[in-house]
RNA sequence: CUGUCAGGAUCGGGAGAAUCCGCGGCCUCUGUAGCCGUGGUGCCGAAGGAGCAACCGCCCCGGUAAACUCUCAGGCGCAAGGGACCGUUUCUGGCAC
Numbered sequence: 001c002u003g004u005c006a007g008g009a010u011c012g013g014g015a016g017a018a019u020c021c022g023c024g025g026c027c028u029c030u031g032u033a034g035c036c037g038u039g040g041u042g043c044c045g046a047a048g049g050a051g052c053a054a055c056c057g058c059c060c061c062g063g064u065a066a067a068c069u070c071u072c073a074g075g076c077g078c079a080a081g082g083g084a085c086c087g088u089u090u091c092u093g094g095c096a097c
Stems, first nucleotide, its partner, number of pairs: 002096008011087003018041001020040007042076003048072001049070003055063003
C1' cells in the first nucleotide's frame, strides 16, 4: 500500500400500527370542531431488552442466532423526533499479506 473484521463520525434512503372510548382543562356567548393532560381498551415491530433450534461442551446442566417469537420498554392522524437495515465519504483499532 492492499484486503478483511469490529467500532465511531458524515450524508442519503428507511416501514408498520385507533384523529377509538371516558374524564378534566384550554379556546368559545353556547355548541361543534381543534389542542393539552389523564385513565382504559385495541393495535405495531425495525431503538433497546428478553426467549428458543440445529450444533457444541466438562453432558445434572451449560454455551449459542436472527429481520423468527414475546411486547417489558418504545411507538400508533399529519408534521417533528426516533428508527433495525442498506448505500456514500471518512476516522480508529485488530488481523493477514